Context: one part of a larger RNA
RNA sequence: CGUUAGGAAAUUUGAGAGGAUCUACCCGUAGUACGAGAGGACCCGGGCGGACGAACCUCUGGUGUAUCGAUUGUGGCCACCUGCUGCAUUGUCGAGUAGCUAAGUUCGGACUAGAUAAGCGCUGAAAGCAUAUUAAGCGCGAAACUAACCUCAAGAUGAGAUUUCCCUAUGAGGACACUGAAAGAUUAUCAGUUUGAUAGGUGCAAGGUGGAAGUGUAGUAAUACAUGGAGCUGAAGCAUACUAAUAGUCC
Numbered sequence: 001c002g003u004u005a006g007g008a009a010a011u012u013u014g015a016g017a018g019g020a021u022c023u024a025c026c027c028g029u030a031g032u033a034c035g036a037g038a039g040g041a042c043c044c045g046g047g048c049g050g051a052c053g054a055a056c057c058u059c060u061g062g063u064g065u066a067u068c069g070a071u072u073g074u075g076g077c078c079a080c081c082u083g084c085u086g087c088a089u090u091g092u093c094g095a096g097u098a099g100c101u102a103a104g105u106u107c108g109g110a111c112u113a114g115a116u117a118a119g120c121g122c123u124g125a126a127a128g129c130a131u132a133u134u135a136a137g138c139g140c141g142a143a144a145c146u147a148a149c150c151u152c153a154a155g156a157u158g159a160g161a162u163u164u165c166c167c168u169a170u171g172a173g174g175a176c177a178c179u180g181a182a183a184g185a186u187u188a189u190c191a192g193u194u195u196g197a198u199a200g201g202u203g204c205a206a207g208g209u210g211g212a213a214g215u216g217u218a219g220u221a222a223u224a225c226a227u228g229g230a231g232c233u234g235a236a237g238c239a240u241a242c243u244a245a246u247a248g249u250c251c
Base pairs, nucleotide, nucleotide: 001155006166007165008164009163010162011161012160016152017151018150019149022050023049025047026046027045028044034039052108053107054106055105056104060102061101062100063099067095068094069093070092071091072088073087074086075085076084077083112147113146114145119140120139121138122137173251174250175249176248177193178192179191180190181189198244199243200242201240202239203238204237207233208232209231214227215226216225217224218223
C1' cells in the first nucleotide's frame, strides 16, 4: 500500500508450506510349530534402552566480574593499634541466589485409514484341459505416497469467516516523549505513564555466605569462647506512591 463505508479489540477456517517419520535388546506365547538331532520360529502381547528432537530449571551439576567469606604483596585514612579501603587477571582462593545452561528433568516418534509397489491370489476364457490376466472382472499386499500428529499460514490479489464496541456521515486512532523487561544490535514486541505498582528506593523475607564490629572472659601469645544462626547480602517473591513516569507536541 492492498484487502471494504471508516475505526478499535478478540476469536477463527485452512488453500498451501514446513517439521517429525529411527531402532537394538529382553520377556511371555514357547523350548511350542518345525527338525533324526543340533538347533529353533512366524503371528500376537508386554517391558527396558540407545541415538535424535522439543520444552523446562523442581532435583543433580556448571557458570554466576550481583553477593558473602578467607588470604598474599604493596599503598591510603590515622600519631600508632584496630578497623575500613585502592591496585595487583575478579590479585588469588572457598562457596553461591536469580538468569543462562546439560551431563539434569519431563515429553515425543504412536494408533488407524485410503490408494498402491514388488509379490501372492479368486473367478476365468482365448486354447472343451490348464492358466493370477503377457484377457475382461474382483482381491490381499510395504518404514515409501495421501491423510492422521506438531508448527506456520487469507498478499490464498481467489486477499475468507465469526463476536463485541464507537460513529451514522464523518469516525478516532496512531506516533513522539518518559518509567521499564517475559523483549532486544538498531528497530520491533511487550508491561506501564498519577484513574499508577512500570523501574528505583524502603519494609518483610525464601535464599546465599558462615559467625561482623565493639565489648567481655581465658591464655605470655598466636588464638579461642560469649554476646549471637551473628553481620552483610538478598537479580526471584509479597507489600508500600518515598523518587521518577511531568508538562505537552505532531500526524

This is a predicted structure of a 251-nucleotide part of an RNA (large-subunit ribosomal RNA, domain VI) from a Candidatus Saccharimonadota bacterium. Its mean pLDDT, the model's own confidence on a scale to 100, is 82. Rfam family: Bacterial large subunit ribosomal RNA. NCBI's taxonomy places the organism under Bacteria, Bacteria candidate phyla, Candidatus Saccharimonadota.